Two RNAs folded together computationally: RNase P RNA and transfer RNA, 429 nucleotides in total.

[in-house]
RNA sequence: CAGGGUAGCUGGGCGGCCGCUGCCGUAGAAAUAUGGGCAGAGGAAAGUCCGAUCUCCACCGGGCAAGGUGCUGGGUAACGCCCAGGCGGGGCAACCCGACAGAUAGUGCCACAGAAACAUACCGCCCCGAUAGUAUCGGGGCAAGGGUGAAAUCGCGAGGUAAGAGCUCACGGCCCCAGCGGUGACGUUUGGGGCGGGAAAACCUCACCUGGAGCAAGGCCGAAUAGGGGGACGUAGGGUGCCCGGCCUGUCCCCGGGUUGGCCGCAUGAUCCCGAUGGUAACAUCGGGACUAGAGAGAUGGUCGCCAUCCCGACUUGUCGGGAUACAGAACUCGGCUUACAGGCUGCCCUGGCCU
RNA sequence: GCCCCCAUCGUCUAGGGGCCUAGGACGCAGCCCUUUCAAGGCUAAAACCGGGGUUCGAAUCCCCGUGGGGGCA
Repeated sequence: CAGGGUAGCUGGGCGGCCGCUGCCGUAGAAAUAUGGGCAGAGGAAAGUCCGAUCUCCACCGGGCAAGGUGCUGGGUAACGCCCAGGCGGGGCAACCCGACAGAUAGUGCCACAGAAACAUACCGCCCCGAUAGUAUCGGGGCAAGGGUGAAAUCGCGAGGUAAGAGCUCACGGCCCCAGCGGUGACGUUUGGGGCGGGAAAACCUCACCUGGAGCAAGGCCGAAUAGGGGGACGUAGGGUGCCCGGCCUGUCCCCGGGUUGGCCGCAUGAUCCCGAUGGUAACAUCGGGACUAGAGAGAUGGUCGCCAUCCCGACUUGUCGGGAUACAGAACUCGGCUUACAGGCUGCCCUGGCCU
Repeated sequence: GCCCCCAUCGUCUAGGGGCCUAGGACGCAGCCCUUUCAAGGCUAAAACCGGGGUUCGAAUCCCCGUGGGGGCA
């Protein structure tokens, strides 16, 4: 210098005029006025994919169903998230990816092709016999070679054999026992033994977790009307997946009517910033500091001027002119995941080239 | 804001790991029949919302995105 990987920040600024929302202040009994002060959209506010706090269902126990997760150890309020490792895969590497428990508990599936997909002989090889005989036929042996296929008696090499075969041996793969290291997943060394598969994002088995609905949840005040109509009932019905038991209760179901106004919930939080200590890290503990939107048809906008960044053109190589400036707006809150993003800046690491 | 459902020829639909060269109806095109049209018969063209993953193989199973619909006071 070029290419690549990974982590993070920013994503317009300043001033004037006018116009918004919340809180505080001043005046006022209040309505209101004043525009005096402070504050006022995000890293994703998005998708609504997960988890939780919170609220309601009066509640408790047991079981079932349904759903979710799935290597090990940590972190966290919790999680399907994060960190570190193990194994496998990709990459020269830095790094990245993995729905990563079990196929010997069982039931199913592997189409087509092929002889055969829990079993096998199509081509072929060898031995014997018949025939005048290369060819052909019959009997016996074989699964090493060829073909088919995603996958075919573990792979490869040698010996052995009539021809072959883990038949024998060495190496490698898989499984098991033992020793050593590690909290563990696993790794490693020696020894022994056997050797047809795949997939559980097929049903299933195993381990762990989960009650249901959701802020439009749910409360309070005010106001209005039709307690209007029908049905089932007193050991019936109802009680937020189903069943059983306890417990509670006089309702339950359907149609129809009224109110659809105001207030609360509504922001001090598992919050944020700085520092120290511990830890590989995620993070935890301690100390100090800060308060940072709460709307309600839904607020931060409009306009003017200057500047900044980027692109294009011209040429005086630093001037001029023109154009543009990403994705995109909270609505209960928080921790994550996923998706979208013009431009700009920074740290660390890997590879290649050049110079010293 | 939240909770659910759906996407297959031009239209309406069947499918649920290999039978898919994706079936049927209507519509469109051609042929036959008829004096002509209609009706009828035959033939052909025409599609799995997009991407990734599992698998030998995906319209079908799983994940993400895009688009459409319904409900909640």
Description:
Rfam match: Bacterial RNase P class A. The family's RNA type in Rfam is ribozyme. Its family is annotated with dimeric ribonuclease P complex, tRNA processing and ribonuclease P activity in the Gene Ontology. The prediction has a mean pLDDT of 77.